[in-house]
The prediction has a mean pLDDT of 82. A computed fold for a 539-nucleotide part of an RNA from a Methanosarcinaceae archaeon, annotated as large-subunit ribosomal RNA, domain I.

Context: one part of a larger RNA
RNA sequence: CCGUCAGGUGGAUGGCUCGGCUCAAGCGCUGAUGAAGGACGUGCCAAGCUGCGAUAAGCCCGGGGUAGGUGCAUGGAACCGUUGAACCCGGGAUUUCCUAAUGAGGCCUCUUAACAUAUUUUGUAUGUUGAUCAGUAAUGAUCGGGAACGUCCCGAAUUGAAACAUCUUAGUAGGGACAGGAAAAGAAAUCGAAUGAGAUGCCGUUAGUAAUGGCGAAUGAACACGGCAAGGUUCAAACUGAAUCCCACCAGUAAUGUGUGGGAGAUGUAGUGUUAUAGGACUAUUCUUUAAUAUCCGACUUGAUUUUAGUCAAACUUUUCUGGAACGUUAGACCAUAGAGUGUGAUAGUCACGUAGAUUUAAAUCAAAGGAUUUGAAUAAGUUCCUGAGUAGCGUGGGUUGGAUAUCUCGCGUGAAUUUGGGAGGCACCAACUUCCAAAACUAAAUACGUCUUGAGACCGAUAGCGAAGUAGUAGGGUGACCGAAAACUGAAAAGUACCCCAAGAAGGGAGGUUAAAAGUGCCUGAAACCUGAUGGUG
Numbered sequence: 001c002c003g004u005c006a007g008g009u010g011g012a013u014g015g016c017u018c019g020g021c022u023c024a025a026g027c028g029c030u031g032a033u034g035a036a037g038g039a040c041g042u043g044c045c046a047a048g049c050u051g052c053g054a055u056a057a058g059c060c061c062g063g064g065g066u067a068g069g070u071g072c073a074u075g076g077a078a079c080c081g082u083u084g085a086a087c088c089c090g091g092g093a094u095u096u097c098c099u100a101a102u103g104a105g106g107c108c109u110c111u112u113a114a115c116a117u118a119u120u121u122u123g124u125a126u127g128u129u130g131a132u133c134a135g136u137a138a139u140g141a142u143c144g145g146g147a148a149c150g151u152c153c154c155g156a157a158u159u160g161a162a163a164c165a166u167c168u169u170a171g172u173a174g175g176g177a178c179a180g181g182a183a184a185a186g187a188a189a190u191c192g193a194a195u196g197a198g199a200u201g202c203c204g205u206u207a208g209u210a211a212u213g214g215c216g217a218a219u220g221a222a223c224a225c226g227g228c229a230a231g232g233u234u235c236a237a238a239c240u241g242a243a244u245c246c247c248a249c250c251a252g253u254a255a256u257g258u259g260u261g262g263g264a265g266a267u268g269u270a271g272u273g274u275u276a277u278a279g280g281a282c283u284a285u286u287c288u289u290u291a292a293u294a295u296c297c298g299a300c301u302u303g304a305u306u307u308u309a310g311u312c313a314a315a316c317u318u319u320u321c322u323g324g325a326a327c328g329u330u331a332g333a334c335c336a337u338a339g340a341g342u343g344u345g346a347u348a349g350u351c352a353c354g355u356a357g358a359u360u361u362a363a364a365u366c367a368a369a370g371g372a373u374u375u376g377a378a379u380a381a382g383u384u385c386c387u388g389a390g391u392a393g394c395g396u397g398g399g400u401u402g403g404a405u406a407u408c409u410c411g412c413g414u415g416a417a418u419u420u421g422g423g424a425g426g427c428a429c430c431a432a433c434u435u436c437c438a439a440a441a442c443u444a445a446a447u448a449c450g451u452c453u454u455g456a457g458a459c460c461g462a463u464a465g466c467g468a469a470g471u472a473g474u475a476g477g478g479u480g481a482c483c484g485a486a487a488a489c490u491g492a493a494a495a496g497u498a499c500c501c502c503a504a505g506a507a508g509g510g511a512g513g514u515u516a517a518a519a520g521u522g523c524c525u526g527a528a529a530c531c532u533g534a535u536g537g538u539g
Base pairs, nucleotide, nucleotide: 001537002536003535004534005533006532007531008530014524015489019460020459021457022456023455024454025453026452027450028449029145030144037098038097039096040053041052042051044076045075048072049071059092060091061090062089063088064087068080069079070078103112104111105110113129114128115127116126117125118124119123130143131142132141133140134139149180150178151177152176153175154174160167164214190197191196201228202227203226204225211219212218232442233441234440235388239271240270243269244264245263246262247261248260249259250257251256276419278387279386280385281384282382283381284379285378286377287376292374294373295372296371297370301368302367303366304365305364306363310359311358312357316332317348318331321328333350334349335339341353342352343351393414394413395412396411397410398409399408421437422436423435424434425433476483477482496523500510501509502508
């Protein structure tokens, strides 16, 4: 040096899974009644996590549940429990300090006042004292948080154009404000085109089309059509003119109602009325007059549905063999609206938990019974009245858009009409035709998202899958913003090696014991690199 063997080291591979990932369904706000989040405490012994809050791994009540229990966490001690603990569900009490933080101040999660009430009166206990808005006041509302989703405001650059400036990236990233379980939008001064459609949203398609564009790069709709889901309403005004509303007291479970007192309200509460083939008001005439499954309430009674814990739930622990162990083998048997799955000393429909199926219940919802509230319709005519003004439109300059002369919007200037009216019909103007009625407001569903709950998977299986299968946003790093790990597996059961010997020995070894096996808490399997020893060969 080569080969072989035996070990060590190392932790690959195989197996395994209390974790993840994705999808689906459900469900979807919270807070001055002090939140989300944190600090500090709290246990017999208690560092961490979890729980809880000076009543501190807990207190009380109701329901379930059953023989054990005092969390993760297996030790010792001391206790609790059939007078029903532990545990599970629901409700209540307590709930330090910081925090919107709110008596004042302060960021050392701390310091320090005033007032009221009570009392055992030098004191103690409890409570109040924030800002803004509304209101005469009494008093009430708001403030902060929330994973993504939403609306509005502000708004880049890298990049592409093979450079770059218009353009593009892009109204994106990012910043700010605000809201909800969804938000936004929404009932035509809309489209269409010579037939007509009939609020909005979302999906498909129209279509990479029309159009825009240093007509470069590139950008980019709509109508119609097919689907999902469907739903419509209220004011201002004309006319009337307090006929109205709020608070307290009273009745009622409530909806609501009568009366009294106080207040709001003529700068108009209330009634009426709300549209385009115009409608409404007013005036006149005629008819009909107390109903409709109209709107609302939820104490008592009945029924149904859903539901937070739960309950019941069939059939072999028969034979033979192997084995440490039968769930295997062999021979027979049984159940099945249950042969999904998991566990049990190897592979179990019939051992256990479960499963199919059935069932109980606080509560909520719906319906019935019951109760409360609420009156008109039509026709005809008109010389009358009303129908949203610094608005529509126009000029000009920006932004924006596919919107081109013809998108939407903002600044400045100018500035109508009133039913014999007005807007639109992709340049302007005229006529006709078609179509609609702005300058006020509300509105479910179909849609988006996933903090959360449940279920599933031809997803991953510990260098994978979330960064995180263990005290993980932890340990650790950084002045800070922030960055950010590693780390699962004895065995069926601890039966976790008694006693003895060597030894300086809590190391290690011998002998011995447990076990199916040492698998020996550096523990399943235990590859390779690497190291050691033995042996054979060769020099």

The source organism's lineage runs through Archaea, Methanobacteriota, Methanomicrobia, Methanosarcinales and Methanosarcinaceae. RNAcentral holds the full RNA, with entries from ENA.